[in-house]
Context: one part of a larger RNA
RNA sequence: CGUUCGAAACUUGAGAGGAUUCAUCCCUAGUACGAGAGGACCGGGAUGAAUAGGGCUCUGGUGUACCGGUUGUGGUAUCAACUGCAUUGCCGGGUAGCUAAUCCCUAGUUAGGAUAAGCGCUGAAGGCAUAUAAGCGCGAAGCCGUCCUUAAGAUUAGGUUUCGUUGUCUCGCCGCAAGGCGAGAUAGAAGGUUCGGGGGAGACUACCCCGCAUAUAGGCUGCAGGUGUAAGAUCCGCAAGGAUUUCAGCCGAGCAGUACUAAUCAACCAAAAGU
Numbered sequence: 001c002g003u004u005c006g007a008a009a010c011u012u013g014a015g016a017g018g019a020u021u022c023a024u025c026c027c028u029a030g031u032a033c034g035a036g037a038g039g040a041c042c043g044g045g046a047u048g049a050a051u052a053g054g055g056c057u058c059u060g061g062u063g064u065a066c067c068g069g070u071u072g073u074g075g076u077a078u079c080a081a082c083u084g085c086a087u088u089g090c091c092g093g094g095u096a097g098c099u100a101a102u103c104c105c106u107a108g109u110u111a112g113g114a115u116a117a118g119c120g121c122u123g124a125a126g127g128c129a130u131a132u133a134a135g136c137g138c139g140a141a142g143c144c145g146u147c148c149u150u151a152a153g154a155u156u157a158g159g160u161u162u163c164g165u166u167g168u169c170u171c172g173c174c175g176c177a178a179g180g181c182g183a184g185a186u187a188g189a190a191g192g193u194u195c196g197g198g199g200g201a202g203a204c205u206a207c208c209c210c211g212c213a214u215a216u217a218g219g220c221u222g223c224a225g226g227u228g229u230a231a232g233a234u235c236c237g238c239a240a241g242g243a244u245u246u247c248a249g250c251c252g253a254g255c256a257g258u259a260c261u262a263a264u265c266a267a268c269c270a271a272a273a274g275u
Stems, first nucleotide, its partner, number of pairs: 001153001005164007015150004021049007033038001051107005059100004066093005071086006112144002118138004166187009191269004195211005216262003219258005225251003232245005
């Protein structure tokens, strides 16, 4: 831009893509079969492999904005305490998120149809025979479907539901008038955009949520969770250090609550025909 008024939501499915995998074990059953050795069809169940999709409850990884330990050196005058630099100085852990061909979940189920090789029924030519010549059937992980994803630019542009389709002014024409028709301007319906607060969305854009009639983000409070018992004081020890106060103190992303702060104020786009 189109989809023959403008919008919002939900859909149908022409078409397209993907998947449709394999193994082992158990039961049936040591049965059928077989002299024995051996050893089933059919049917039922379990486990696993690879693959695909999803996820972070568990097991782990990462986690340079969390906690702790510790070395050297510098600083805050000194002790203590805190802190800069040294790969995050090094080391021990670790929330959220992200993540594993290493962790977790799910899936390949099941019809149906037409067939291949193959196996048949009926059956002539050819009094028999013959699955074939007419006719009819069974038969595969393969084919068409079933299943999953996408899909109306499918220009054959689909369907359903809901919302809106107005006010004012100027000019022209018709009319006695009321008014009607046409053109233009302006406002701006439903709805949308900008703008602002954000996001498990994201390079930008897009997408999604929210904007005071508010829990969208920050802050604060509580909780979860991490670290591992702060500082100060008291006591013990000559001291290094230890004990008590203290399951303390501190704390990023997590879960709730709470308007304290910021989502202010606003601007823009936007409407046909017919009856």